[in-house]
């Protein structure tokens, strides 16, 4: 100066006018509870978002203990808890900084390994190598049976070194051996198992000794092992509680059909009482008597729909110093106050500023490349709380800070 890895943080300010929402005050209205008017206060986010994990609330359900079914998976720690986080192990890329790993177990057992290839797990035999055994040809030797060589083709054995296939072919290299091989022997060197030191809280790592010569993947197939996990959600769940339908009654429209409209009354269950001509109750009525309707009525205790209120925001809560931890986090002191809608508020217009692109007259600095200043003109992403937190994974226009890693130049 150039490329690059990590972590973090911001996510437009400011004014002014209109508009929404909770509240707090004040006036002002009526059906006494609410409704409107002013005024102040506070009003979405790093993910509020997918709703995938954990939790805390609530009801439900539960003696314990098992089965079924679902999840997690190195190891040591965090936490309220987790499939989150840190920190370390191993294993795999990177020159590095640093990434990724769905990272128990494949000697319990059982399945599966496409294509291709002879043969894919108790493995196999296609070229090929080597060894017998016939046939056919042909060549030499011999008087002749016959012998010896070659050439081509057939069949029995043997081999797994060599080619071929294939992600993967039953350790690698040299040697010794053999008809030709071939852990069949040897040395070395890789991986396995087993012991014994030694280091570490532990995954794990170092060393020695020894073993039989050699073990294929696949568990994001079944399965085994350990550890977790009762369901169901704020539309949880808790309180007040009407009215419609539906019947009765009474005015009123009227197409004359209990059709439509007002108005009132009852309205769901249990229990006690009281009443149907010996009349509860109701209506006229200020009350008595009187008229009238009249079978259900009062009274208590439950339960419940609209709706309405509660739940509802102070909490594993934020910042700050300290402290103890490598850390993630913890502990202990200060301080702060920050949305709560329920058909769902948090929103527009203007101006100025600050950052981005784009043109262009000019000036300024540089040899240049290129930078500023100035004027004009466009833009602003991704998205939006609904019982609340702790995470994970998505989205995201622009900016910015810190650290570390590599490479070019100059001192």
């Nucleotide at each position: 100066u150039g490329g690059g890895c990590u972590g973090g943080c911001c996510g437009g300010g400011c004014g002014a006018c209109c508009g929404c929402g909770c509240c707090g005050u004040a006036c002002u209205c009526c059906u006494c509870g609410g409704a409107g008017u002013a005024c102040g206060u506070c009003g979405a986010g790093g993910a509020a978002g997918g709703u995938c994990c954990g939790g805390g609330c609530u009801c439900c359900a539960c003696a314990g203990g098992g089965c079924a079914g679902g999840g997690u998976g190195g190891u040591g720690g965090g936490u309220a808890a987790c499939g989150c986080c840190c920190a370390c192990c191993c294993g795999g890329g990177g020159u590095g900084a640093c990434c990724c790993g769905c990272g128990g177990g494949a000697c319990a057992g059982u399945g599966c390994c496409a294509c291709a290839g002879a043969g894919a797990a108790c493995a196999g035999a296609c070229c090929g190598c080597c060894u017998c055994c016939g046939g056919g040809c042909u060549c030499g030797g011999g008087c002749a049976a016959c012998c010896g060589g070659g050439c081509c083709g057939g069949g029995g054995g043997g081999u797994a070194a060599g080619g071929g296939u294939g992600a993967a072919a039953c350790g690698g290299u040299g040697g010794u051996g053999c008809a030709a091989g071939a852990g069949a022997c040897c040395a070395c060197c890789a991986g396995c198992g087993g012991c014994u030191c030694g280091g570490g809280c532990g995954a794990c790592c170092g060393a020695g000794c020894u073993g039989g010569c050699u073990a294929g993947g696949u568990a994001a197939a079944c399965c085994c092992c350990a550890c977790c996990c009762g369901g169901a959600g704020c539309a949880a769940g808790g309180u007040c509680a009407a009215g419609a339908a539906g019947c009765c009654g009474c005015g009123g429209u009227u197409u004359c059909g209990c059709a439509c409209c007002g108005c009132g009354g009852u309205g769901c269950g249990c229990g006690u009482g009281c009443g149907u001509u010996c009349g509860a109750g109701g209506g006229c009525g200020g009350c008595c008597c009187g008229c009238c309707c009249g079978a259900g009525c009062a009274c208590g205790c439950g339960g419940g729909u609209a709706g309405a209120u509660c739940g509802c925001u102070g909490g594993a809560g934020g910042c700050u110093g300290u402290c103890g931890g490598c850390a993630a986090c913890g502990g202990c002191a200060g301080u702060c106050g920050u949305a709560g809608a329920u058909g769902g508020a948090u929103g527009g217009u203007c101006g100025c500023c600050a950052c981005c692109c784009g043109g262009a007259c000019g000036c300024c600095c540089g040899c240049a490349a290129g930078g500023g200043c100035c004027c004009c003109g466009g833009g602003g992403a991704c998205a939006g709380a609904a019982c609340c937190c702790g995470g994970c994974c998505u989205a995201c226009a622009g900016g910015u800070c810190a650290g570390c890693c590599c490479g070019u130049c100059c001192g």
Molecule: Bacterial RNase P class A
Organism: Nocardioides sp. dk884